Notes
Predicted 3D model of an 89-nucleotide RNA (c-di-GMP-I riboswitch aptamer) from Halobacillus yeomjeoni. Model confidence (mean pLDDT): 87 of 100. The sequence was found by an Rfam model in a public genome assembly. It matches the Rfam family "c-di-GMP-I riboswitch aptamer". Its family is annotated with cyclic-di-GMP binding in the Gene Ontology.
RNA sequence: AUCUCGAAAAGGCAGAGCAAGUGAAAGCUUGUGACGCAAAGCUACAGGGGCUAAGGUGAGUCAUCUCACUAAGCCAGCCAGUUACCGAA
Numbered sequence: 001a002u003c004u005c006g007a008a009a010a011g012g013c014a015g016a017g018c019a020a021g022u023g024a025a026a027g028c029u030u031g032u033g034a035c036g037c038a039a040a041g042c043u044a045c046a047g048g049g050g051c052u053a054a055g056g057u058g059a060g061u062c063a064u065c066u067c068a069c070u071a072a073g074c075c076a077g078c079c080a081g082u083u084a085c086c087g088a089a
Stems, first nucleotide, its partner, number of pairs: 005087002012037002017032006035077001041082003047079002049075003055070006
């Protein structure tokens, strides 16, 4: 120095809920709040998995309405890829 690992120290992030906004929705943003996290940093059509279905397609009892399928929409605090602080055993 690197890999694995995760004691200590210095710090970091911020779940659910609530308020406001935004979006068709999933969700996201801001504030509040901390359940937790050794990557809870970053990366989402061009690794897997999951969520939603506006629009589109099909079906039904086809105006209305309902059902099913569909992501280049969304989730990385699901796995994963990638980068990184510290340094005991």